[in-house]
Model confidence (mean pLDDT): 86 of 100. The RNA shown here (small-subunit ribosomal RNA) has 1396 nucleotides and comes from an uncultured prokaryote. The RNAcentral record of the sequence draws on ENA. Its Rfam family is "Bacterial small subunit ribosomal RNA". Its family is annotated with structural constituent of ribosome and ribosome in the Gene Ontology.
RNA sequence: GGGUUUGAAACUGGCUCAGAUUGAACGCUGGCGGUAUGCUUAACACAUGCAAGUCGAACGGUAACAGCAAGAGCUUGCUCUUGGCUGACGAGUGGCGGACGGGUGAGUAACGCGUAGGAAUCUGCCUAGUAGUGGGGGACAACUCGGAGAAAUCCGAGCUAAUACCGCAUACGCCCUACGGGGGAAAGCAGGGGAUCUUCGGACCUUGCGCUAUUAGAUGAGCCUGCGUUGGAUUAGCUAGUUGGUAAGGUAAUGGCUUACCAAGGCGACGAUCCAUAGCUGGUCUGAGAGGACGAUCAGCCACACUGGGACUGAGACACGGCCCAGACUCCUACGGGAGGCAGCAGUGGGGAAUAUUGCACAAUGGGCGAAAGCCUGAUGCAGCGACGCCGCGUGUGGGAAGAAGGCUUUAGGGUUGUAAACCACUUUCAAUUGGGAAGAAGAGAUGAGCGUUAAUAACGCUCUGAUUUGACGGUAGCCGUAGAAGAAGCCCCGGCUAACUUCGUGUCAGCAGCCGCGGUAAUACGAAAGGUGCAAGCGUUGUUCGGAUUUACUGGGCGUAAAGAGAGUGUAGGUGGUUUAUUAAGUCGGAUGUGAAAUCCCGGGGCUCAACCUCGGAACUGCAUUCGAUACUGGUAGGCUAGAGUUCGGGAGGGGGAUGCGGAAUUCCGUGUGUAGCAGUGAAAUGCGUAGAUAUACGGAGGAACACCUGAGGCGAAGGCGGCAUCCUGGACCGAUACUGACACUGAGACUCGAAAGCGUGGGUAGCAAACAGGAUUAGAUACCCUGGUAGUCCACGCCCUAAACGAUGUCAACUAGCCGUAGCGGGUAUCGACCCCUGCUGUGGCGAAGCUAAUGCACUAAGUUGACCGCCUGGGGAGUACGGUCGCAAGAUUAAAACUCAAAUGAAUUGACGGGGGCCCGCACAAGCGGUGGAGCAUGUGGUUUAAUUCGACGCAAUGCGAAGAACCUUACCUGGUCUUGACAUCCUAAGAAUACCCUAGAGAUAGUUUGGUGCCUUCGGGAGCUUAGAGACAGGUGCUGCAUGGCUGUCGUCAGCUCGUGUCGUGAGAUGUUGGGUUAAGUCCCGCAACGAGCGCAACCCUUGUCGUUAGUUGCCAUCAUUAAGUUGGGCACUCUAGCGAGACUGCCGGUGAUAAACCGGAGGAAGGUGGGGAUGACGUCAAGUCCUCAUGGCCCUUAUGACCAGGGCUACACACGUGCUACAAUGGCCGGUACAGAGUGUCGCGAUACCGCAAGGUGGAGCCAAUCCCAAAAAGCCGGUCUCAGUUCGGAUUGGAGUCUGCAACUCGACUCCAUGAAGCUGGAAUCGCUAGUAAUCGCGUAUCAGCAUGACGCGGUGAAUACGUUCCCGGGCCUUGUACACACCGCCCGU
Repeated sequence: GGGUUUGAAACUGGCUCAGAUUGAACGCUGGCGGUAUGCUUAACACAUGCAAGUCGAACGGUAACAGCAAGAGCUUGCUCUUGGCUGACGAGUGGCGGACGGGUGAGUAACGCGUAGGAAUCUGCCUAGUAGUGGGGGACAACUCGGAGAAAUCCGAGCUAAUACCGCAUACGCCCUACGGGGGAAAGCAGGGGAUCUUCGGACCUUGCGCUAUUAGAUGAGCCUGCGUUGGAUUAGCUAGUUGGUAAGGUAAUGGCUUACCAAGGCGACGAUCCAUAGCUGGUCUGAGAGGACGAUCAGCCACACUGGGACUGAGACACGGCCCAGACUCCUACGGGAGGCAGCAGUGGGGAAUAUUGCACAAUGGGCGAAAGCCUGAUGCAGCGACGCCGCGUGUGGGAAGAAGGCUUUAGGGUUGUAAACCACUUUCAAUUGGGAAGAAGAGAUGAGCGUUAAUAACGCUCUGAUUUGACGGUAGCCGUAGAAGAAGCCCCGGCUAACUUCGUGUCAGCAGCCGCGGUAAUACGAAAGGUGCAAGCGUUGUUCGGAUUUACUGGGCGUAAAGAGAGUGUAGGUGGUUUAUUAAGUCGGAUGUGAAAUCCCGGGGCUCAACCUCGGAACUGCAUUCGAUACUGGUAGGCUAGAGUUCGGGAGGGGGAUGCGGAAUUCCGUGUGUAGCAGUGAAAUGCGUAGAUAUACGGAGGAACACCUGAGGCGAAGGCGGCAUCCUGGACCGAUACUGACACUGAGACUCGAAAGCGUGGGUAGCAAACAGGAUUAGAUACCCUGGUAGUCCACGCCCUAAACGAUGUCAACUAGCCGUAGCGGGUAUCGACCCCUGCUGUGGCGAAGCUAAUGCACUAAGUUGACCGCCUGGGGAGUACGGUCGCAAGAUUAAAACUCAAAUGAAUUGACGGGGGCCCGCACAAGCGGUGGAGCAUGUGGUUUAAUUCGACGCAAUGCGAAGAACCUUACCUGGUCUUGACAUCCUAAGAAUACCCUAGAGAUAGUUUGGUGCCUUCGGGAGCUUAGAGACAGGUGCUGCAUGGCUGUCGUCAGCUCGUGUCGUGAGAUGUUGGGUUAAGUCCCGCAACGAGCGCAACCCUUGUCGUUAGUUGCCAUCAUUAAGUUGGGCACUCUAGCGAGACUGCCGGUGAUAAACCGGAGGAAGGUGGGGAUGACGUCAAGUCCUCAUGGCCCUUAUGACCAGGGCUACACACGUGCUACAAUGGCCGGUACAGAGUGUCGCGAUACCGCAAGGUGGAGCCAAUCCCAAAAAGCCGGUCUCAGUUCGGAUUGGAGUCUGCAACUCGACUCCAUGAAGCUGGAAUCGCUAGUAAUCGCGUAUCAGCAUGACGCGGUGAAUACGUUCCCGGGCCUUGUACACACCGCCCGU
């Protein structure tokens, strides 16, 4: 920095990712080299080999080897014996070294380590100096002999040497001392040699090495001290050699190190003691840094060496490859007894996710011994194994489009893999192979020369010369040549974070996943492929650490509401502290010196071809110590001051606290009287009280508790809290004034005190109220809410408890920072006779508000602003304020206070919606007021269900159900049964043939098959073309098959509801707000006014159609007032009227009055055919419902292809115990029936409507005038009106059902049409709960027409006739609009969510 809480937003806050890192491990893969590195686990156990020896120039010697000499045997060049004579040397004595080097990290929280100091010490070998090195002695190994034992080993006797051991002498310096004195040493060996001497060994001289004593140095080691060095207080007290002193002992040395005596100390909240964990450091990793984590390799220190203890030797050890004891384990054994210690190098077993060769060499570096040569050296140098890390190199380079083939994909054209390959040209690093071939080597050293030493040309030492000679690695590094692109690329990833996308498979399955999350049939997230991204001899995963994380905040966080201010105070330690002078120099600042090991890191050079790596120099090591300065600030010391704080005097205010007494009202109870049937209680009741006299009322009495009015965002108190009146005792604050003290102050871990209510203990008290409890109600239940009772308790005294939303959810103190308005207490000024009013100071308590702060909300001199001082507290949610432990408590419990596990969130404030049995305003046939229905009956129709071979499919609350379907007998038809076809019933292309086509016959249910006959067409530029049929092959057709949750289009619905938005501006960190809210008004976001808004768009309205009035134009098929005429507007005539259909007019709150804000508008009125949208229609904003439709159509994907396609016949969609919706007809007299008679509108008609006439009871038939329609027809309108009849009945109501006879349509009315006539005459007498429509030409009622249609409406869509009732009103039901409020909802209350 990103992802992740939300519908969105800004915070808080956790989780998670990208980076770096690693002694790593695992998976896949693997060409080369360099350089580092490799048991983190069992300080588990170890077979085998090696890891510490060396010196013969200390010694006695001679076991082995070699040489030499002598001897013997003889197979004359071999064997044997003898000789320490020589080189050498086993074992032994002796010296030095085995205290180094190498390993490990168990223990250790410590002077162990780091750093800086200190004094009371030792120090082999080494360096420098001084002085010596004389003269004696006695042993013990080895060896020989004897003995014990299985062995290890041991014992006895005897011989012997020394640089082994012990005296004596000497003592410059040394040590001790009482200052008189006293004490203490040694060893020789090797080389050389002129003179002299000789027992011939040598003496003697000399050189070198060694030895003794001592001084000093160097090196190394021991000891002491300051400071630093993990976590836990759910470890708070620890300590008897403990702390100190004296004396003694002990040590190399100080010291309770040890002992005796004396004293009673010492350590600890600045964390003792105890528990857990851990080797420490230089450094390593990370980080901007500060920090955090770690302490492999390398280096310093420490500790350890099977476990525990102990000492010996030694300069040095309490000793890894030494000793003794004990223990565990292993091995040997003759059972008596012995041996051993890989945390050395290899290696083995075991453990484990996991870590290498029983290699070569001392060539180099270093170490031990030695005079040296040299020997030893698993230190070390090398090699081997492991991609374990880091670094480097390679796997080819250039050209090459027919953009090959193949793969993948596609909209089928193409795209991509991809210049990639092939092909052409070139190169050869690395690997392979041939050849030659470094550096790491300096030394050692025969010989020779010079110098030093010396008596010396000798020896020895030094310098030079130098024959000769030393390499494990290794024939290695590097080099030349040869051949040929030849031998050399993988791994992870591709939803976002995060660079990289498509297809197929799968279908909440299989699986993925670091977090969010993918997968339920179109998955860029699973698996595969193709392509792509990244890194690359590696790549991923897992684990670790730091980072990001300012998420423990020193740098650098917070605490009103997100986690977080202890309930409040007093006060100890601690922290902090006014002003001034002097001094000091602890803090602070500066300089210098010492130290801060090397390596590492950084900078600059150098060396390996580069790099890693190595190396040189510098810087740095931020630290500590010493010293010299500075003195502003802080601190210390001394002395002043008065502004902080306190004291004094005067004053008033107050429910501040404690104790005692008193008072009235009210409740209850008791007594008496009056009085009578109820009282009480509730939403309504009941339990309860009352005729044994209640309630009510009057009087009297008893007792307890609480103190109305005053009373106030008012007062007092630290908080809890405090309220009748009086008295006594007592605390604090405030105001005014004077003097005094002189920093006496603030905060405050522990500690102590107070601390509502409830609760506990003891004893009282008890009127009212009232947990528990009982009863009555409510309820599905009601262990509740409501009611009637009622005990603890509430009250008092004393003692506990110690917690609260103990809240201002805001710690205490101090300073500073705009104002305005209240209120309480005390004062000052002005004014007044006085009281107010007004101005003002201090202290308290409230409201609003600027700057500022805040995530926002909000806070704002009473801060949540700006600062200072001190304390308390927080670090994701849950688990949990829980468990365990401790403390307190009589108990209840309080306090202190975790972890396992689990989630990716949990939270605060704010925004927009939605919702609320929240509020306000308003509307709608929403209710109400009415009229008529449905729900009951029969039938029609649709649906569910059931049935069926099939009863095709869809539609399902409103918004499916007389819906798709404006019309299923066949067809339709998609369904079922059976029979058939396979390039197909339909489209395009190719080839061949044929005109197309029509008819007859046969078989069949038909599709179809077979036979036969007629027929030669159209256009033409004469080449041909168009159309049709048949046959053939394949591309393809076809699908009412699936997905309406992949879609387009269309539609329903909220809703003809008044809303939905935008631009610019402004406000807000932002989501968003404003506008659109407000005051009025409207049918309306309609209009007006106001307003940080100003405008605009889609909606509303209007424009459109129709209807209502008039005018005008035009009069045929329409009309007829006047004239003529007829049976008749029939005809002449006319166009006035009606009507028709074009064009216009008209209505706009225009006018008047009132109301209103002078507005918009509303109310009333005039005029007018019509009045406030005149009536009706069309018109449906942004959006919602994954609403409906893949079966209208179109369409992605999937599926079928001799079938899920196509054809045919028959059947089904019409079934029928049942349930629901929508209708029709009724139940009758406002009626039925019969007869007569009147008045419409809108439509249809040539495959048609069909008149007059005739026939039939009728449906209808015969026939065919007229009409392509203002002309003719359908066509009779019906209710109505007039007259008659019926007389309240299951009827002259009602017509279902059934029998018979017919008509019409049609190829065909059986399943399954409509209608007519005759006969039959079912249910039904107004319909339970519930429910629907309608506000005027409406409901109701009456008929007419049309589409579909061969025929078939009670449906649908239209038309006119007759023609009502009611609306007080908006409380309620339903739906909707606006504002506001709450919200833990946002899939939005059909939500969320809790308990069992």